[in-house]
RNA sequence: GCACGAUAAAGGCAAAUCUGGCGAAAGCCAGUGACGCAAAGCCACGGGCCCUCGCCCCCCCUAAGCGACGCCUUCCGCGACGCUACGAGGGACCCAGGACCGCCGGGCCGCCGAA
Numbered sequence: 001g002c003a004c005g006a007u008a009a010a011g012g013c014a015a016a017u018c019u020g021g022c023g024a025a026a027g028c029c030a031g032u033g034a035c036g037c038a039a040a041g042c043c044a045c046g047g048g049c050c051c052u053c054g055c056c057c058c059c060c061c062u063a064a065g066c067g068a069c070g071c072c073u074u075c076c077g078c079g080a081c082g083c084u085a086c087g088a089g090g091g092a093c094c095c096a097g098g099a100c101c102g103c104c105g106g107g108c109c110g111c112c113g114a115a
Base pairs, nucleotide, nucleotide: 004113005112012037013036018031019030020029021028022027035102041108042107043106045105046104047103048100050098051097052096054095057091058090059089061087065083066082067081069079070078071077
């Protein structure tokens, strides 16, 4: 120096929860709190997973408007049918954008020193 990681030593980080804030959301920041972590330090490079204010597709609700039918002597009006904008809900995931490094791999830096 590299590999390695001990009931060693000195320390470090800080899950879930709750509170406040930011965000459409995933999630992030601060406090609280410790599940755990030898890199649970940093990087979104590869894989994976998560979100969607976006693009596109499917299902369903709604129907201002349009079409034509029936009832009524006609008009008005009433009844039911079909199509459709806008709008609402749900699903799918190509693309795009975003998130997660405490999911895995990779890269960079790093405390201590037994076997």
The RNA shown here (c-di-GMP-I riboswitch aptamer) has 115 nucleotides and comes from an uncultured Woeseiaceae bacterium. Of the family's consensus pairs, 100% are formed in the model. Rfam family: c-di-GMP-I riboswitch aptamer. From the family's description: GEMM was predicted in a large-scale screen for bacterial structured RNA regulatory elements. Its family is annotated with cyclic-di-GMP binding in the Gene Ontology.